[in-house]
Context: one part of a larger RNA
RNA sequence: AUUGAACGCUGGCGGCAGGCUUAACACAUGCAAGUCGAACGGUAGCGGGAGGAAAGCUUGCUUUCUUUGCCGACGAGUGGCGGACGGGUGAGUAAUGCUUGGGGAUCUGGCUUAUGGAGGGGGAUAACGACGGGAAACUGUCGCUAAUACCGCGUAAUAUCUUCGGAUUAAAGGGUGGGACUUUCGGGCCACCCGCCAUAAGAUGAGCCCAAGUGGGAUUAGGUAGUUGGUGGGGUAAAGGCCUACCAAGCCGACGAUCUCUAGCUGGUCUGAGAGGAUGACCAGCCACACUGGAACUGAGACACGGUCCAGACUCCUACGGGAGGCAGCAGUGGGGAAUAUUGCACAAUGGGGGGAACCCUGAUGCAGCCAUGCCGCGUGAAUGAAGAAGGCCUUCGGGUUGUAAAGUUCUUUCGGUGAUGAGGAAGGUAUCAGAUUUAAUAGAUUUGGUAAUUGACGUUAUUCACAGAAGAAGCACCGGCUAACUCCGUGCCAGCAGCCGCGGUAAUACGGAGGGUGCGAGCGUUAAUC
Numbered sequence: 001a002u003u004g005a006a007c008g009c010u011g012g013c014g015g016c017a018g019g020c021u022u023a024a025c026a027c028a029u030g031c032a033a034g035u036c037g038a039a040c041g042g043u044a045g046c047g048g049g050a051g052g053a054a055a056g057c058u059u060g061c062u063u064u065c066u067u068u069g070c071c072g073a074c075g076a077g078u079g080g081c082g083g084a085c086g087g088g089u090g091a092g093u094a095a096u097g098c099u100u101g102g103g104g105a106u107c108u109g110g111c112u113u114a115u116g117g118a119g120g121g122g123g124a125u126a127a128c129g130a131c132g133g134g135a136a137a138c139u140g141u142c143g144c145u146a147a148u149a150c151c152g153c154g155u156a157a158u159a160u161c162u163u164c165g166g167a168u169u170a171a172a173g174g175g176u177g178g179g180a181c182u183u184u185c186g187g188g189c190c191a192c193c194c195g196c197c198a199u200a201a202g203a204u205g206a207g208c209c210c211a212a213g214u215g216g217g218a219u220u221a222g223g224u225a226g227u228u229g230g231u232g233g234g235g236u237a238a239a240g241g242c243c244u245a246c247c248a249a250g251c252c253g254a255c256g257a258u259c260u261c262u263a264g265c266u267g268g269u270c271u272g273a274g275a276g277g278a279u280g281a282c283c284a285g286c287c288a289c290a291c292u293g294g295a296a297c298u299g300a301g302a303c304a305c306g307g308u309c310c311a312g313a314c315u316c317c318u319a320c321g322g323g324a325g326g327c328a329g330c331a332g333u334g335g336g337g338a339a340u341a342u343u344g345c346a347c348a349a350u351g352g353g354g355g356g357a358a359c360c361c362u363g364a365u366g367c368a369g370c371c372a373u374g375c376c377g378c379g380u381g382a383a384u385g386a387a388g389a390a391g392g393c394c395u396u397c398g399g400g401u402u403g404u405a406a407a408g409u410u411c412u413u414u415c416g417g418u419g420a421u422g423a424g425g426a427a428g429g430u431a432u433c434a435g436a437u438u439u440a441a442u443a444g445a446u447u448u449g450g451u452a453a454u455u456g457a458c459g460u461u462a463u464u465c466a467c468a469g470a471a472g473a474a475g476c477a478c479c480g481g482c483u484a485a486c487u488c489c490g491u492g493c494c495a496g497c498a499g500c501c502g503c504g505g506u507a508a509u510a511c512g513g514a515g516g517g518u519g520c521g522a523g524c525g526u527u528a529a530u531c
Base pairs, nucleotide, nucleotide: 001530002529003528005527006526007525008524009523012378013377014376015375016374017373018371019370020336025334026333027332029331030330031329034081035080036079039078040077042074043073046072047071048070049068050067051066052065053064054063055062056061057060088289089288090287097214098213099212100211101210102209103208106206107205111202112201113200114199115198116197117196119153121151122150128143129142130141131140132139133138159168160167161166173194174193175192176191177190178189181188182187215261216260217259222252223251224250227249228248229247230246231245232244233243234242264286265285266284267283268279269278270277271276291312292311293310294309295308314325315324316323317322342368344367345366346365350364351362352361353360354359381411382410383409384408391402392401393400394399415472417467418466419465420464425458428454430452431451432450433449434448435447436446437445438444475520476519477518478517479516480501481500482499486515487514488513489512490511496503497502
């Protein structure tokens, strides 16, 4: 000088940060990943419309019952996209990691650019209905139905394979609007928008390889059989002993192999004039993990924190047959510990997922709460005031000191309190009007501008103004030397102090108290740790 600190005494306000370093210990409860009806069959619930019946009367209204997916919507279901991001933790890992610099044998959803295509068919299945099983979790049989779900056929190259002759390979529709024409009044047809398929590029992301660097121990000196290389085969998106059969006997090592202990790495952070040393909280990049161990499925991407399967430990339910669970997400609980916070508010902003959009979801995030944990700022009053008051302490008894300090007088009102005022964080979205582009079109869609009513968790916001009244706001450590600051009393090698030297055995500036002083100040000391 510093700290993610803790402890003791004390404690007024604000701003900005930070807050389980220990048990990767166990977890009650709530929330943390959904969304799309403009993919689909539908209609459990809610609201509306229409039809029917009944009642009341005000004679065309109200109420009740009922039918109807007709509309707004929508539980459950099929399907699509997203649950591989975001968030957490540092157990493992001394190299399959990280950092820096290279490399070539690869993939890449959504996005951008471009070219071409989207023809014609089929069979199912959930939901639902019927009948069952089970305590539950759940599940069986039969029957019905749809799709942007699934499967053939046709077509096809700048794709793939190739013996260069050829062979193989795709798709899906939905919405809005409409002048003619047509229609079985659904539509066809046309236009636009959103999608679909193939290919070529880009961008982004990811996988792989190489070199150098990246801890301690030699009281660890030899290690290695898929081991090192080759050939054939397999496998992968992709090179490769990655795997396998055969062949050869290599490969690494005092420039430290192997073994063992410790440890996530980096940008950085702390310190230091620097070189260096120590460190890796917060923020950012990479990696690894998700109760423990193993495995694959789906998918552009996982061997997947809030997915699946198996095994194990633990906890819970059970009708004893069988089932359920995983906070190292945000809060919170127990435990451990010197020690670390609220079971808060909101999606208003930023960002993310879904959707054409409105919008929905979002413990990411934005905010608030707690804590002097840190840094910074402000305040606890200002001026005047000598009879140098009283009191305290000391005294050579004259006085000295506390001390302009107080009182008194005159002012001010920051912060806090009360009341008012009131930005900015709001961009958008919706409605409507006008123009432009597209188009056959004044629909529709996209876009530009104007107008209108709106969208804020924080929030009793920041700020500003008014009111009252010095009113509500100072402590802690030290005073022998180092080291700024001295006397009295008590104690008597006792009680005690102490970072080092050392104090204390009757005049202790070193122990305890008092008066006085010194240093810092909403803090001050102590302990721990680093330079």
Notes
The prediction has a mean pLDDT of 87. Predicted 3D model of a 531-nucleotide part of an RNA (small-subunit ribosomal RNA, 5' domain) from Basfia succiniciproducens. NCBI's taxonomy places the organism under Bacteria, Pseudomonadati, Pasteurellales, Pasteurellaceae, Basfia. The RNAcentral record of the full RNA draws on ENA, Greengenes and SILVA.